This is a predicted structure of a 537-nucleotide part of an RNA (small-subunit ribosomal RNA, 5' domain) from an uncultured bacterium. It matches the Rfam family "Bacterial small subunit ribosomal RNA". Gene Ontology terms of the family: ribosome and structural constituent of ribosome.
Context: one part of a larger RNA
RNA sequence: AUUGAACGCUGGCGGCGUGCCUAACACAUGCAAGUCGAACGUGAAAGUUCCUUCGGGGGCGAGUAAAGUGGCGCACGGGUGAGUAACGCGUGGGUGAUCUGCCCUUACAUUGGGGAUAACGGCUGGAAACGGUCGCUAAUACCGAAUACGCUCCGGAUUUUAGAAUUUCCGGGGGAAAGGUGGCCUCUGAAUAUGCUGCCGUGUAAGGAUGAGCCCGCGUCCCAUUAGCUUGUUGGUGGGGUAAAGGCCUACCAAGGCGACGAUGGGUAGCUGGUCUGAGAGGAUGGCCAGCCACACUGGGACUGGAACACGGCCCAGACUCCUACGGGAGGCAGCAGUGGGGAAUAUUGCGCAAUGGACGCAAGUCUGACGCAGCGACGCCGCGUGAGGGAUGAAGGUCUUCGGAUCGUAAACCUCUGUCAGGGGGAAAGAAAGUGCAUCGUGCUAAUCAGCGAUGUAUUGACGGUACCUCCAAAGGAAGCACCGGCUAACUCCGUGCCAGCAGCCGCGGUAAUACGGAGGGUGCGAGCGUUAAUC
Numbered sequence: 001a002u003u004g005a006a007c008g009c010u011g012g013c014g015g016c017g018u019g020c021c022u023a024a025c026a027c028a029u030g031c032a033a034g035u036c037g038a039a040c041g042u043g044a045a046a047g048u049u050c051c052u053u054c055g056g057g058g059g060c061g062a063g064u065a066a067a068g069u070g071g072c073g074c075a076c077g078g079g080u081g082a083g084u085a086a087c088g089c090g091u092g093g094g095u096g097a098u099c100u101g102c103c104c105u106u107a108c109a110u111u112g113g114g115g116a117u118a119a120c121g122g123c124u125g126g127a128a129a130c131g132g133u134c135g136c137u138a139a140u141a142c143c144g145a146a147u148a149c150g151c152u153c154c155g156g157a158u159u160u161u162a163g164a165a166u167u168u169c170c171g172g173g174g175g176a177a178a179g180g181u182g183g184c185c186u187c188u189g190a191a192u193a194u195g196c197u198g199c200c201g202u203g204u205a206a207g208g209a210u211g212a213g214c215c216c217g218c219g220u221c222c223c224a225u226u227a228g229c230u231u232g233u234u235g236g237u238g239g240g241g242u243a244a245a246g247g248c249c250u251a252c253c254a255a256g257g258c259g260a261c262g263a264u265g266g267g268u269a270g271c272u273g274g275u276c277u278g279a280g281a282g283g284a285u286g287g288c289c290a291g292c293c294a295c296a297c298u299g300g301g302a303c304u305g306g307a308a309c310a311c312g313g314c315c316c317a318g319a320c321u322c323c324u325a326c327g328g329g330a331g332g333c334a335g336c337a338g339u340g341g342g343g344a345a346u347a348u349u350g351c352g353c354a355a356u357g358g359a360c361g362c363a364a365g366u367c368u369g370a371c372g373c374a375g376c377g378a379c380g381c382c383g384c385g386u387g388a389g390g391g392a393u394g395a396a397g398g399u400c401u402u403c404g405g406a407u408c409g410u411a412a413a414c415c416u417c418u419g420u421c422a423g424g425g426g427g428a429a430a431g432a433a434a435g436u437g438c439a440u441c442g443u444g445c446u447a448a449u450c451a452g453c454g455a456u457g458u459a460u461u462g463a464c465g466g467u468a469c470c471u472c473c474a475a476a477g478g479a480a481g482c483a484c485c486g487g488c489u490a491a492c493u494c495c496g497u498g499c500c501a502g503c504a505g506c507c508g509c510g511g512u513a514a515u516a517c518g519g520a521g522g523g524u525g526c527g528a529g530c531g532u533u534a535a536u537c
Base pairs, nucleotide, nucleotide: 001536002535003534005533006532007531008530009529012384013383014382015381016380017379018377019376020342025340026339027338029337030336031335034072035071036070039069040068042066047060048059049058050057051056079295080294081293088220089219090218091217092216093215094214095213098212099211103208104207105206106205107204108203109202110201111145113143114142120135121134122133123132124131125130151174152173153172154171155170156169158165159164179200180199181198182197183196184195221267222266223265228258229257230256233255234254235253236252237251238250239249240248270292271291272290273289274285275284276283277282297318298317299316300315301314320331321330322329323328348374350373351372352371356370357368358367359366360365387417388416389415390414397408398407399406400405421478423473424472425471426470427469431464435460436459437458438457439456440455441454442453443452481526482525483524484523485522486507487506488505492521493520494519495518496517502509503508
């Protein structure tokens, strides 16, 4: 000088930060991932009203709530640091060994068919969790067929060191799709369809962007009281596997490979940008924030998917907890709060989606413990205040005294002022622009209108919060402590005690005048803090 600190004494206000370092211990409760009716088929009730043969039926509620099929998302965001000494991380490269949903650009296409199934209904099993069987139905769900390119496979030609290139190629085989919605015209008695067109979607191919996989050089703690280690081990060939190179896996063959330039083993540890310290070199450290990695009760496994071997998905095993009708089931806070426990020690079971960002949706919007805010803690940093000027009879009182006086001390009283903060009254923001509705104008695809796009005006949206800020009222009124005073080291006397009681960072104090113990007066240093302990330089 510093700290994610703790402890002791003390404590007025505000701003900005920050807050389980220990048990990756166990968790009650609530919330933390949904969304789309412009993909699809179904479809209530309460309430209210009308009719009624009093059994019931119809309308509104409402094509709403609700569940189901389907699509996208759930691999992001959020948490933790257990493991890991490793291509994990950092840095620089490689990929002629690779993939990439959503997004952007370009070109072309979107033809014509089929069979199911959930929801639902009937019957039925089970304590429950959850099922079984029969029957019905739709789709942008599923499956054939057609067509197709510059895609892909095989064979051949050409260029290339290599899996790259070929719009100069040749022959053969294979592979696509889905619709939805707004508007308009015509036919018509009317409506719908066909058709045209805009938007959203779907398929194929090429390119981009973004993200990711893999490989390599160099760097990355301690122990030699760890010296030898290795059989898929090291290399090759064939095969398998992957998006992709590779002992990644497998069969066979060879006998290699690493090591004092520290292999192997053991211990410790997430890494970095940074942070602290220091003149620097260096040393220490990796909490908050940001990048990467790993993990999600413990261990193992795959499924789906563009991407997971998946925190709030699935299966198996284990430990633990809970329910049970004993047959069988359910669960995973290292998400946000919160509880118990551990500990010297670390917060609210708060408000809001108004902003920023994200998921879904044409949109309106819905969801979002991300996030924005508020609450608690002097835990840290910063700012402000606890008054200002005058005032000597140097009051009273305390302490000391050589008894003369000295000192606390302009300190107080008293006089004159001021009004920060806290208190009370009144006013009162920015953070809000988008989006959407309405109006007007322009543009615009089209046969045409609409839609769409752009501009202007107007209406509407704030958790914080009646907060910041401004103003008025009142009033010196409500707001100072802590450590130290032998030397180092700024600051001295008296009393008590008598090697006792005690102090102490080091030297050392205390055995009858102790500036070193305890108290008092005085002083010194910091100040809403001051000391102590721990830790680092």